This is a predicted structure of a 509-nucleotide part of an RNA (small-subunit ribosomal RNA, 5' domain) from an uncultured Gammaproteobacteria bacterium.
Context: one part of a larger RNA
RNA sequence: GGAUGAACGCUGGCGGCGUGUCUAAGGCAUGCAAGUCGAACGGGUCACUGGAGUCAGCAAUGAUUUUAGUGGCUAGUGGCAAACGGGUGAGUAACACAUUGGUAACCUGCCCCGAAGUUCAGAAUAACGGUCCGAAAGGACCGCUAAUACUGGAUGUGAUCCGCGGAUGAUGUCUGCGGAGGAAAGCCCAAAAGGCGCUUCGGGAGGGACCUAUGGCUUAUCAGCUAGUUGGUAGGGUAACGGCCUACCAAGGCUAUGACGAGUAGCGGGCGUGAGAGCGCGACCCGCCUCAGUGGGACUGAGACACUGCCCACACUCCUACGGGAGGCUGCAGUCGAGAAUAUUCCCCAAUGGGCGCAAGCCUGAGGGAGCGACGCCGCGUGCAGGAAGAAGGUCUUCGGAUUGUAAACUGCUUUUCUCUGGGAUGAACUUUGACCGUACCAGAGGAAUAAGAGGUUGCUAACUCUGUGCCAGCAGCAGCGGUAAUACAGAGACCUCGAGCGUUAUCC
Numbered sequence: 001g002g003a004u005g006a007a008c009g010c011u012g013g014c015g016g017c018g019u020g021u022c023u024a025a026g027g028c029a030u031g032c033a034a035g036u037c038g039a040a041c042g043g044g045u046c047a048c049u050g051g052a053g054u055c056a057g058c059a060a061u062g063a064u065u066u067u068a069g070u071g072g073c074u075a076g077u078g079g080c081a082a083a084c085g086g087g088u089g090a091g092u093a094a095c096a097c098a099u100u101g102g103u104a105a106c107c108u109g110c111c112c113c114g115a116a117g118u119u120c121a122g123a124a125u126a127a128c129g130g131u132c133c134g135a136a137a138g139g140a141c142c143g144c145u146a147a148u149a150c151u152g153g154a155u156g157u158g159a160u161c162c163g164c165g166g167a168u169g170a171u172g173u174c175u176g177c178g179g180a181g182g183a184a185a186g187c188c189c190a191a192a193a194g195g196c197g198c199u200u201c202g203g204g205a206g207g208g209a210c211c212u213a214u215g216g217c218u219u220a221u222c223a224g225c226u227a228g229u230u231g232g233u234a235g236g237g238u239a240a241c242g243g244c245c246u247a248c249c250a251a252g253g254c255u256a257u258g259a260c261g262a263g264u265a266g267c268g269g270g271c272g273u274g275a276g277a278g279c280g281c282g283a284c285c286c287g288c289c290u291c292a293g294u295g296g297g298a299c300u301g302a303g304a305c306a307c308u309g310c311c312c313a314c315a316c317u318c319c320u321a322c323g324g325g326a327g328g329c330u331g332c333a334g335u336c337g338a339g340a341a342u343a344u345u346c347c348c349c350a351a352u353g354g355g356c357g358c359a360a361g362c363c364u365g366a367g368g369g370a371g372c373g374a375c376g377c378c379g380c381g382u383g384c385a386g387g388a389a390g391a392a393g394g395u396c397u398u399c400g401g402a403u404u405g406u407a408a409a410c411u412g413c414u415u416u417u418c419u420c421u422g423g424g425a426u427g428a429a430c431u432u433u434g435a436c437c438g439u440a441c442c443a444g445a446g447g448a449a450u451a452a453g454a455g456g457u458u459g460c461u462a463a464c465u466c467u468g469u470g471c472c473a474g475c476a477g478c479a480g481c482g483g484u485a486a487u488a489c490a491g492a493g494a495c496c497u498c499g500a501g502c503g504u505u506a507u508c509c
Base pairs, nucleotide, nucleotide: 001509002508003507004506006505007504008503009502010501013380014379015378016377017376018375019373020372021338026336027335028334030333031332032331035080036079037078040077041076043074044073045072046071047070048069049068050067051066052065053064054063055062056061087291089289097215098214099213101211102210103209106208107207108206111204112203113202114201115200116199117198118197119153120152121151122150128143129142130141131140132139133138160180161179162178163177164176165175166174167173186196187195188194217263218262219261224254225253226252229251230250231249232248233247234246235245236244266288267287268286269285270281271280272279273278293314294313295312296311297310316327317326318325319324344370346369347368348367352366353364354363355362356361383413384412385411386410393404394403395402396401418446419445420444421443422442423441427436453498454497455496456495457494458479459478460477464493465492466491467490468489474481475480
């Protein structure tokens, strides 16, 4: 000198774009953050329309029961989603990450392409009704019922397996013949056409899993480490290879090219600095990994060992009728605490994207916006011109004057900004639809009006005098100043530098 997720002191006009718990992965009140589909299903409920019945009434009509239909809403069954999106950096020195290859050892819902099919039956169960238990959370028994829920049979191109033959070869792969062998679900519609689905197989895209080589911290005041340890056989397990696991057999495996141990740490793209080499860092944004009170476990599923799912243990908090229950902000806000220190319990799904749905649409603290903070970068302003051998006041003085200083006053001008009034978008793609927002912007009016400080002045280092103090009080980055004329302390004036900032501290180059 440059830099920062900064903090502190003094000061502070505006806008744009960014950015904001680096500490306690400490504890959390409250609200919201994952739902959706009635075009899968049976109910419930409300409204309307038509028919039938009863009661009141002379009638019109009203009330009520039942039945058929249409429409709205929906607790439950069922499907898909909830494994994404969002947060964090605790752990991890490791195939975690980055780069490079490999899988003849693998999986893949939704989506796309191609081939074939979509048949016949059955038994239940929630909801609901009834009885009952419990303070609650919730639960027990009996009875009824539906489905794209569940189960069985049929058929079966092809998948899979077995036998035989051929080609090639790496344990595979391709191919011919024969045999075994397991599927399905319906819904909407003027019921025609059609649409959305379902089942099996092949291929693709995107996603994931595993393996390999190489690379990137400190420490030898850590020198030996290892029993599923190293290899084999057999089996189990997995989507899949494998000590991944088990039994048996053998005695191996790693290590000064640093094993093992200890400390520290998420990794990369990148960021800072530097001419570069390098050194330091890993906030924001993107990719990967990891975790979800702590520890363990599996279930469901194409996918989890699952942040707002389940079970167990522990710690903590809350409710309780003391028998027993409930909870997990490292989501968005917010709160206590800790700290030098870090924001609103805001608006909207209008846009982009995601989930569900044929759709209309619903949900979305993802996201889009607004608010707060000079925290950073950038831009703008706080006026412009004229104006005296030069007012007053201040300061210094050799008392002549010098300086503040064209500075002010005064005259003329301008209106960025500001205030008021009026108009008023783009962003919407798509008929509708704008949170931001009456915002940006435009026009008019008013009036220099609303807007300057901070640090420094001995040298390094740009800028000097007076007074006070008297090794005191104090200053200080280093050298060093201060003991009676201090340009170094303190005040004043003047001056220098930067400027809505200026200094200080911390850290890196």